[in-house]
Molecule: THF (Tetrahydrofolate) riboswitch aptamer
Organism: sheep gut metagenome
RNA sequence: AGAGUAGAGGAUAUAGCGUUAAGUGCCGGGCGGACGGGGAGUUGCCGCCGGGACGAAAAGAGAAUACUCUUGCGAUUAUAUCCUUGCAUCCCGCU
Numbered sequence: 001a002g003a004g005u006a007g008a009g010g011a012u013a014u015a016g017c018g019u020u021a022a023g024u025g026c027c028g029g030g031c032g033g034a035c036g037g038g039g040a041g042u043u044g045c046c047g048c049c050g051g052g053a054c055g056a057a058a059a060g061a062g063a064a065u066a067c068u069c070u071u072g073c074g075a076u077u078a079u080a081u082c083c084u085u086g087c088a089u090c091c092c093g094c095u
Base pairs, nucleotide, nucleotide: 001095002094007085008084009083010082011081012080013079014078015077016076017074018073019072026052027051029049030048031047032046033045037092038091039090040089058071059070060069061068062067
């Protein structure tokens, strides 16, 4: 000097959830977790549980008072594929 992870983001597909507004995103509190092969590890990252502010796209068909289906919509969820990015930092190891 270089390599490599978990993870994060985007696109597509499939299956869900919501459309009686949950979820996502924002602010703040508490708790917990992960962070190249080994060790340590943040003011950074992620998750969970309360609180606060903001806030939305429905339409059609069947059914008949239970709902179901289709097309949409949502900073919506999961999975798969591809692409991009990728140890804050420190020590050791590898080439």